[in-house]
RNA sequence: GGGCCUGUAGUUCAGCGGCAGAACGUCGCCCUUACAAGGCGAAAGUCGCAGGUUCAAAUCCUGCCGGGCCCA
Repeated sequence: GGGCCUGUAGUUCAGCGGCAGAACGUCGCCCUUACAAGGCGAAAGUCGCAGGUUCAAAUCCUGCCGGGCCCA
């Protein structure tokens, strides 16, 4: 330098045009003498950045940035 994959909650990931979700973690309440486990609830996201297409973009297209693999 070229090709492919990848970037979404604190973490690991789903979501492949029409409300942004799960698990774990965190916080509150219940339970317990207490802790753990368990039950109920809550908070937490400019969906890597900038443009484009569209009535509508996390999702499609382009460029850039970060990470991984391969080739040279």
Predicted 3D model of a 72-nucleotide RNA (transfer RNA) from a Candidatus Woesearchaeota archaeon.
It matches the Rfam family "tRNA". Rfam's curators write: Transfer RNA (tRNA) molecules are approximately 80 nucleotides in length. It is annotated as a transfer RNA.
The organism belongs to Candidatus Woesearchaeota, within Archaea.
The RNAcentral record of the sequence draws on ENA.